[in-house]
RNA sequence: GACAGAAAAAGGCAAACCUGUAGCGAUGCAGGGGCGCAAAGCCUAUGGGUCUGCCGUAGCUAUGCGGCAGAUAGCCGGGUUGCCUGU
Repeated sequence: GACAGAAAAAGGCAAACCUGUAGCGAUGCAGGGGCGCAAAGCCUAUGGGUCUGCCGUAGCUAUGCGGCAGAUAGCCGGGUUGCCUGU
């Protein structure tokens, strides 16, 4: 430096749910919690996906489609740095 993660050590992160708080909402933040994670570190939302709000449109409805504004990086992908062990 490259590849791999079966076993092990040290440490790290923290889903659902609960409480508080911000938001119309998706959801964020703080505390508890611990399902999981070898990058669940960081960057990317102008790579794709999903979700929310508003407006328009088709429709009896359900819902679809389009536009605008948002949310999600623990949906997939891309970039970048890095711990341990093995080869």
Molecule: c-di-GMP-I riboswitch aptamer
Organism: Fimbriimonadales bacterium